[in-house]
RNA sequence: CCACACCGCGUGGGAGAGUCCUCGGGUUCGCUCGAGGCGCCGAAGGGGCAAUCCUCCCCAGAACCUCUCAGGCAACCGGACCGCGCGGGCCAG
Numbered sequence: 001c002c003a004c005a006c007c008g009c010g011u012g013g014g015a016g017a018g019u020c021c022u023c024g025g026g027u028u029c030g031c032u033c034g035a036g037g038c039g040c041c042g043a044a045g046g047g048g049c050a051a052u053c054c055u056c057c058c059c060a061g062a063a064c065c066u067c068u069c070a071g072g073c074a075a076c077c078g079g080a081c082c083g084c085g086c087g088g089g090c091c092a093g
Base pairs, nucleotide, nucleotide: 001093006088007087008086009085010084011083012082013081018038020037021036022035023034024033025032026031039073040072041071045069046067047066048065052060
């Protein structure tokens, strides 16, 4: 002097599935809000599990796998994950 992993902030990309039906309210009659019903999606969050470890048992044990509680199914918002920038931090070299 100082990279990667790691953390934070900003920014860009970012899938899937009904703008379905019924009722009510508002309405500038375009639309919008709420409730109910059926169908569907999984990549916010949440739950579950294998190999493994071990004398045995128990515990521990991941996910984009799975469950769909939550969330979502026009646009907007959100969105795991990925890229870039800045800062922190670490210390290989």
Glycine riboswitch aptamer from Nostocoides sp., 93 nucleotides, folded computationally. Its Rfam family is "Glycine riboswitch aptamer". Gene Ontology term of the family: glycine biosynthetic process. From the family's description: This family represents the bacterial glycine riboswitch. The prediction has a mean pLDDT of 77. The organism belongs to Nostocoides, within Bacteria.